[in-house]
Order: sequence, then structure tokens, then C1' cells
RNA sequence: GAAGAAGGCCGGAUGGCCGCUGGUCCGCUUCAAGCGGGCGAGAGGAAAGUCCGGGCUCCGCAGGGCAGGAUGGUCCCUAACGGGGACCGGGGGCGACCCCAGGGAAAGUGCCACAGAGAGUAGACCGCCCAUCCUGGCUUCGGUCAGGACGGGUAAGGGUGAAAGGGUGAGGUAAGAGCUCACCAGGUCCGGUGGUGACACCGGAUGCUCGGUAAACCCCAUCCGGAGCAAGGCCGAAUAGGGAAGCGUUUGAGGACGGCCCGUCCGAAGCUUCCGGGUUGGCUGCUCGAGGCUGCCGGCAACGGCAGCCCUAGAUGAAUGGUCAUCACCCUUGUCCGGGUAACCGGCCAGGGGGACAGAACCCGGCUUACGGCCUUCUUCAGCC
Repeated sequence: GAAGAAGGCCGGAUGGCCGCUGGUCCGCUUCAAGCGGGCGAGAGGAAAGUCCGGGCUCCGCAGGGCAGGAUGGUCCCUAACGGGGACCGGGGGCGACCCCAGGGAAAGUGCCACAGAGAGUAGACCGCCCAUCCUGGCUUCGGUCAGGACGGGUAAGGGUGAAAGGGUGAGGUAAGAGCUCACCAGGUCCGGUGGUGACACCGGAUGCUCGGUAAACCCCAUCCGGAGCAAGGCCGAAUAGGGAAGCGUUUGAGGACGGCCCGUCCGAAGCUUCCGGGUUGGCUGCUCGAGGCUGCCGGCAACGGCAGCCCUAGAUGAAUGGUCAUCACCCUUGUCCGGGUAACCGGCCAGGGGGACAGAACCCGGCUUACGGCCUUCUUCAGCC
């Protein structure tokens, strides 16, 4: 220098002016409440996706089971988790390091494209071997050789495939085959050693050699009651609908005109009052909490304990903004200066431009996804000293 691996940090700063949301104090008016002023506060590392877990709230619930869903190496952490830490096993990479839903395929069922004879307690296409028959050559007439037909044996060899019944060698056989044997690899069973454990290592027995697939059905084990802050609680006008009482249906309730009465018109049936219910109306829930920061201690770590300090948004048609100045950062243009043969690199000054992803909505712990930079450690390769 190039290509990578792992981890950490930050997410512009300060000030002025003008606003917005909510708090507190003071003053004035005041029935509620309003107005003015001062002070201090006001989005994120992901506030996001709403994927997982918990708190909280209401409903349900003796206990157990079915159905359904999720998870799946071991030990630990945690309020809990499908999260995290350390380790084990397997896989990938030269390496730093990374990935794994990582129980069961010897309970059963299903599936295994294309190719291939056969994709499963398998399979005979070519080949190899045996028997019978046919044709032809040779013949010492006993046979023998070559080709073909049909039947059978064979998983050694060829061929297909991602995958075809462990590998090498010897014996054996008509030809073959763990059919038998030796060695190697794996499995199962027994025993021992180490480890909390997953597991690792060692010894012995057994020819046991069994295809793959469970984010296919399924089996086993563990966990899970449902709905959610529009939960839930309190207060509550109007319309429609519900209940009760009263009045009324031609002896006309009620409505319109009107200050009232008379009157006129409408009106063939409802009207009034009370109760009740509770509408995205108001208040509450609501932000002090498994809370944050710092230090020490325990632990490899996740994390836990102790002490001190701090209070840090609560909007709801939904505030948290705009603008100006200075500084910092990044990019770029130009003059000058320094280094270098040069390409180029570094610096001062001046000018221009830029700042991503994204917006709390009951709270918290995670995961995942999106995004702009900076730093540290490590690996491999190349060059120079």
C1' cells in the first nucleotide's frame, strides 16, 4: 500500500432574535377562568418494523385433558424471552474469524426433479458366468472356436445421477458377493479415565455397514388462558333507540303566526317530565422506573452486589421549529510556501458548496432493518529498510 476480520465511540457546538408544548413562581382582573411577566425543561441510536418477552389493566380460571402455537446441544445470566454469555459438536475460510431450528430417519407415512435398467428391506442396460437350442469354421468325430436366440446366476467392472448397500488386498467361486479372513473407517453394546454438563480420550466385544429428507406429515420433551392504554376508572350536554309516570286521540295533546288572549292555519297521533345508558367530549391512567451516571467489589463473560450523585418530553387534527452570527468537520477552486527528478503529498490564506437515516404516543428488556462518519486491535499478500 491492497484486500479483509473483529470491536468501540459520536450522531455538530455556542450565542442572539421570533415562535410552539407543558411546568413553576409573581402581578392584575376574577364565579369558573383569563391576561402579562420571570425562571428552568422539551425526541433517537435507531424514537422505525411491531418480530419476541415482561410489567400494568380488565375479563376468565378447582384440577386435568384435547385442539392450536412456539421452541429444541450443554451449563449459566435474567422479571422473562424465540434474547445474551461461555463452552461442546458439525461446517466454511490460507488466515484474523465466521455460520448452524444443533432432539428423533432403527415407530409409521409421504417425497426424492432430470438422467438412469433400478431412487429403496432396490435394481440386470452393457459386461461377466452357466445350461439348452440354432448357424458356420476346424476336427483324431470325443469335441472345440466364433456368432445368435431363450432361460438362469452375478452388484466385481462400465454407464446414469446430488445420491446406487463402506474401502484396500487375499482366499473363495462357474462367475461373483463381508461369503470368509487381515488391515483401515464408521456404528452399536460393555467397561474405565477426565469434565457440573454437552462431550472428549482409552480398552474390549460384535461383520452390525442400516441411502437422503422432519423451517414434509409425524413422534418425544419443554413452555404458552384471552384481549389490550381506543386497556381500565371518574364526570358527563344533544339526537335516535329503551323503561316508568302523566296528558291526549274529534270533548283534538302538540306545532306555526304572537309579548299574552281571542283568532287563523297545520295536525287523525303522539307529546311532556323523570330514569337509564355513555358517544374518539373532558379529567385520569401518564411518566420515579426491572431508571440513569460515576466509582469499588465478585465473575472468563453475559451479569450481579454495594456506595455516592441526578430527575431527564408527556403532546392528543398530536408541541419539540425557523432564522442570523461565530467556530468545528467534510468536499472543492485559486495564489503562495515546504518536500520530491516527476506523478504527487503536506500546510497557511481567500472564495464556493455540503451534513445522512429518520419524529416519542402506557412503560421497559431484546432482536431485526435503515443510515453519515471517526477510532482501535488483528489477519493475508506485495514492496522497501

Predicted 3D model of a 385-nucleotide RNA (Bacterial RNase P class A) from a Desulfuromonadales bacterium.
It matches the Rfam family "Bacterial RNase P class A". It is annotated as a ribozyme.
Taxonomically the source falls in Desulfuromonadales (Bacteria, Pseudomonadati, Thermodesulfobacteriota, Desulfuromonadia).
RNAcentral holds the sequence, with entries from ENA.
A source record names the gene rnpB.
The coordinates come from a structure-prediction model, not an experiment, and the mean pLDDT is 77.